[in-house]
Context: one part of a larger RNA
Molecule: small-subunit ribosomal RNA, central domain
Organism: uncultured organism
């Protein structure tokens, strides 16, 4: 390579957009590149296979035939693929009418809590722990009342809920803005799917410059614990956490499950719509789309389990795997300010 695989055994790219490439709905017609078929030429000999013949046989050798699955030329076929022309509406999209939402950006704003500051009341403790101590406090703390300042996060609502491609998103208001769902017809007429390279986004930590700093808090210091205690516990506390701009590009970036489409018994919730039936009304009921959950049938699976949101049955395309360690590595290349990232071996060993 072939073949087999990728939820948990090795294996789905973190996620989307998208050039090339690959694949692609119904139908009419033309063409004949692929495809199928006839003929001609060629496909050296030896070798190979079959049938004879010659050495007493055989090996070996001679003759004849086949084969040589190919290539070229030429004549035809037109179902399928391709190509040209035309038509269609189911895929896809647009318009219109509605709907929900922590989707994103910016600006403004609110209350509770915390810490600090000022003042009042008040007096000897507070704090902390398994128990203590370090620490704070007669220079008046803790507690309590009033006023002020600052930064960060948004209790209840809140959900098994919602939105987003993923990362992720939550006080409230305004503004700008992306996507989704439902319904009705109308319009465009295959405009679609996937997507190597490429591009955009991408938690936390980290980095650069400038701000900010209430709480928390790596490092660090002290107190304990302990045989020791570079820890767990306690008292402090710097980076950081926050904001702006620019990098980094990784995570158990997980549903450990790539994307798209089609098909295949059900039950019960729940979110957002539509239709119907019914009622004084609310509800309830029936049905149908789109999501999100639980349980289960067939089927699948090594089992666990999955089960119309498939890990069932198929199609298209991409990514990835091939014993463990060595190896989240070395070297090289490339990106980065750095930290490091991406790509990625071998010796050796079991």
């Nucleotide at each position: 390579u072939u073949g087999g695989g990728c939820g948990u055994a090795a294996a789905g790219g973190g996620c989307c957009c998208g050039c090339a490439g690959g694949g692609u709905g119904u139908u009419u017609u033309u063409u004949a590149a692929g495809u199928c078929u006839g003929c001609u030429g060629u496909g050296a000999a030896a070798u190979u296979u079959c049938g004879u013949a010659g050495c007493u046989c055989a090996a070996c050798u001679u003759c004849g035939a086949a084969a040589g699955u190919g290539c070229a030329g030429u004549g035809g076929a037109a179902a399928c693929u391709g190509a040209g022309a035309g038509a269609c509406u189911u895929g896809a999209g647009u318009a219109c009418a509605g709907a929900a939402g922590a989707g994103g950006g910016a600006a403004g704003u609110g209350g509770a809590a915390u810490u600090c500051c000022u003042g009042g009341u008040g007096u000897a403790g507070c704090g902390g722990u398994g128990g203590a101590a370090u620490g704070c406090g007669u220079a008046g703390a803790u507690a309590u009342c009033a006023g002020g300042a600052a930064g960060a996060a948004c209790a209840c609502c809140a959900a098994c809920g919602g939105c987003g491609a993923a990362g992720g998103c939550a006080g409230c208001u305004u503004u700008c803005u992306g996507g989704u769902c439902u319904g009705u017809u109308a319009c465009u007429g295959a405009c679609c799917c996937u997507g190597a390279g490429g591009g955009a986004c991408g938690a936390a930590a980290g980095c650069g410059c400038g701000g900010g700093u209430a709480g928390c808090g790596a490092a660090c210091a002290g107190g304990a614990u302990u045989a020791g205690a570079u820890a767990c516990c306690c008292u402090g506390g710097u980076a950081g956490u926050c904001c702006g701009c620019g990098c980094c590009g990784u995570a158990a970036a997980c549903g450990a499950u790539g994307u798209a489409c089609a098909c295949u018994u059900g039950a019960u919730g729940u979110u957002g719509g539509g239709a119907g039936a019914u009622u004084u009304g609310g509800u309830c009921c029936u049905u149908u789309c789109a999501g999100u959950a639980u349980c289960g049938g067939a089927g699948c699976u090594a089992a666990c389990g999955c089960g119309u949101u498939a890990a069932g049955u198929g199609u298209a395309c991409c990514g990835c795997c091939u014993g463990g360690g060595g190896a989240a590595u070395a070297c090289g290349a490339u990106c980065g300010c750095a930290a490091g990232g991406u790509u990625a071996a071998a010796a050796c060993u079991c």